[in-house]
Context: one part of a larger RNA
């Protein structure tokens, strides 16, 4: 919403309630993901990492290709309803119900296992191929009828696991170390090899080419510097490893011994009705503390990417953006041309006068980056999806129209007026570019090194002038 009934009303109608169906929300069952992405550098001197090989000793959800199958049956349980316990977190009992949840039966192999035969190859244990017999092991439905799924197997792809050669900091004021230690036989365990673990047997194994011990340290591509050889470092970005309050353990799963899952011990914090409970920012912001010192409790899923879904779509502090900081790098501006009575003022001198500041200023003629105001205004968007059409190897491709921008009224463009809105810092004895006066008088002070200062200080302080950098400059720390 439809419909039945009841109440009120003259009625339209309003309210209440039963049934049924559709849609939406929440909870619950189930599937997948949560092992990715994101953070940090504690530990670790090790096959952790880098590089090169190997596994005849291994696994791989999802993805791609191929083959076969997809038959029958059942018992529950959450939710809902009722009752109860607890302060809470939570929990107990009863009744009832569904599934791609769970269980059973049937069928089955080129799969697995055992036994036998033949052949091929290698690298020692062996591996592979063909064949025979026996035994064992599967499933799930939904649908808009287009499809989406499920089970078993093979091959591929991807991702991992394991082993080995070589490389990989300092100390001998660390010289001996080691009993599961080294090897074997047999077992257990694992996806898999292995003292990985266990029983027994042997006595080995490592070491001056540095074992063991101690200290320090995530590693690499790379980064800084340097002519190079090297030396130092490992922020950002990318690959690998390790960790997730400290320690230990397993469960689930294709994959974890799992940052935002579980259990136990410990430290700490919080709630409590004192019986008992809750938690883990080395995610993004943010707070406190520490410190010389380091940012916003911002916007959006528009793009890229990820998870789930057939899709619409949902989630995504990944990501993309914005905010703060001269922290760095790069670029631009603070005006341009003309202008000598070489003005005033300052400073210096050999002082009726000269030099310098200095074409600098005034003044004249221009320009308008930038700042301000006014108007216009993006690229990033390709689509996917649903709709229409065409082709097609039959699961894809093409065309049409439609829709979507956080940044953002931002970038950018045009116009207006006016030199208007914009320069500092260090240094000037040598190294090292740049000099005079005054003050001070081994004082006050400077100093990277040499060294200055005790009455003519280019070295201290000030001034004038100059030199170097410049939206920065100088100091400090550190590397080459």
């Nucleotide at each position: 919403g439809u419909u039945g009934u009841g109440u009120a009303g003259c009625a339209a109608u309003a309210c209440a309630u039963g049934a049924u169906u559709a849609u939406g929300a929440g909870a619950c069952c189930g599937g997948c993901a949560a092992a990715c992405g994101g953070g940090u550098g504690c530990g670790g001197a090790a096959c952790a990492c880098g590089u090169a090989c190997g596994c005849a000793a291994c696994c791989u959800u999802c993805c791609c290709a191929a083959a076969a199958c997809u038959g029958g049956u059942g018992a529950a349980u959450a939710g809902c309803c009722c009752u109860c316990c607890g302060a809470a977190a939570g929990g107990a009992g009863g009744a009832u119900u569904a599934a791609u949840a769970c269980a059973c039966c049937g069928u089955a192999a080129c799969a697995u296992a055992a036994u036998g035969a033949a052949g091929u190859g290698g690298c020692a244990u062996c591996a592979c191929u063909u064949u025979a017999u026996u035994a064992u092991u599967a499933u799930a439905g939904c649908u808009c009828a287009g499809g989406c799924g499920g089970u078993u197997u093979u091959g591929g792809a991807u991702g991992g696991g394991c082993g080995u050669g070589c490389g990989c900091c300092u100390g001998a004021u660390u010289a001996g170390g080691u009993a599961g230690u080294u090897g074997g036989c047999g077992g257990g365990g694992u996806a898999a090899c292995g003292g990985c673990c266990c029983a027994c047997c042997a006595a080995g194994c490592c070491u001056g080419c540095g074992a063991u011990c101690a200290g320090u340290a995530a590693c690499u591509g790379g980064u800084g510097u340097g002519a190079g050889a090297g030396c130092a470092c490992g922020a950002c970005c990318a690959g690998u490893c390790a960790c997730a309050c400290g320690g230990g353990c397993a469960c689930u799963g294709a994959g974890a011994c799992a940052c935002g899952g579980g259990c136990c011990c410990g430290a700490c914090u919080c709630c409590u009705a004192c019986g008992g409970g809750a938690g883990g920012c080395a995610g993004c912001a943010g707070u406190a503390a520490g410190g010389a010192a380091u940012a916003u409790u911002g916007g959006u899923c528009a793009a890229u990417g990820g998870a789930c879904g057939a899709a619409a779509g949902u989630c995504u502090g990944a990501a993309c953006c914005a905010g703060c900081c001269a922290u760095g790098c790069c670029g631009c501006g603070u005006g341009a041309a003309g202008g000598a009575u070489g003005a005033c003022g300052g400073c210096c001198c050999u002082c009726u006068g000269g030099g310098u500041u200095g074409u600098a200023a005034a003044c004249u003629u221009c320009u308008u980056u930038u700042a301000u105001c006014u108007g216009g205004g993006a690229c990033g968007a390709a689509a996917a999806a649903a709709g229409g059409g065409a082709a097609u190897u039959c699961u894809u491709u093409c065309c049409c129209a439609c829709u979507u921008g956080a940044c953002g009224g931002u970038a950018c463009c045009a116009g207006a007026a006016g030199a208007a809105u914009a320069a500092g810092c260090a240094c000037c004895g040598g190294c090292u570019a740049a000099c005079u006066c005054c003050g001070u008088g081994c004082c006050a002070g400077c100093a990277g090194c040499c060294g200055c200062g005790g009455u003519a200080a280019u070295a201290c302080g000030g001034a004038g002038g100059g030199u170097g950098c410049a939206a920065g400059c100088g100091u400090u720390a550190u590397c080459c």

Small-subunit ribosomal RNA, 5' domain from a metagenome, 480 nucleotides, folded computationally.
Its Rfam family is "Bacterial small subunit ribosomal RNA". Gene Ontology terms of the family: structural constituent of ribosome and ribosome.
Its mean pLDDT, the model's own confidence on a scale to 100, is 83.